[in-house]
């Protein structure tokens, strides 16, 4: 850069001690303990593998990544719309393959 997804799913325990939820901003979550960091356990099935079945698909979860508050939490730009709004797109982010 380029492509596929992103409204479904899964957490405890140690350690830490004051933050975090990528970005205005709004709204949240934290001392009933953030965030980092370790060890365990789950989720998912992207790449790999492996069986089936035959060209592309079930399956398994063994490998290699990722994820485990809230829609990527809203949302920021643009278009239509309304009494409040809501809806489409689109940037941006994040993963995963090249």
């Nucleotide at each position: 850069c380029u492509u596929a997804u992103c409204a479904a799913g899964a957490g405890a325990a140690g350690u830490g001690g004051a933050g975090g939820g990528a970005c205005a901003g709004g709204c949240c979550c934290u001392a009933u303990g953030a965030a980092g960091c370790u060890u365990c356990a789950g989720c998912a099935a992207c790449c790999g593998g492996u069986a089936c079945a035959g060209u592309u698909g079930u399956a398994c979860a063994c490998g290699g990544u990722g994820c485990u508050a809230a829609a990527u939490c809203c949302g920021a730009c643009a278009g239509a719309u309304u009494g409040a709004u809501u809806c489409u797109g689109g940037g941006a982010g994040a993963u995963g393959a090249g």